A computed fold for a 72-nucleotide RNA from a Candidatus Altimarinota bacterium, annotated as transfer RNA.
The coordinates come from a structure-prediction model, not an experiment, and the mean pLDDT is 83.
The organism belongs to Candidatus Altimarinota, within Bacteria.
Rfam family: tRNA.
The sequence was found in a public genome assembly.
RNA sequence: GCCGCCAUAGCUCAGCGGUAGAGCACAUCCAUGGUAAGGAUGGGGUCUUGGGUUCAAUUCCCAAUGGCGGCU
Numbered sequence: 001g002c003c004g005c006c007a008u009a010g011c012u013c014a015g016c017g018g019u020a021g022a023g024c025a026c027a028u029c030c031a032u033g034g035u036a037a038g039g040a041u042g043g044g045g046u047c048u049u050g051g052g053u054u055c056a057a058u059u060c061c062c063a064a065u066g067g068c069g070g071c072u
Stems, first nucleotide, its partner, number of pairs: 001071007010024004018055001026042005048064005
């Protein structure tokens, strides 16, 4: 220098155009003599950034930034 992949909750990741989810973690409660395990409820996200397409974009297109890998 060229090519590919990835970027969504605190962490690990789903989500193939129509109001954004799970597990773990966190908070409250239940339960126990107490702790762990267990059960219920709840909070938490300008979906990396900027443009474009569309009635509508996390999703499609372009670029940028960061990360990982390959080639030279």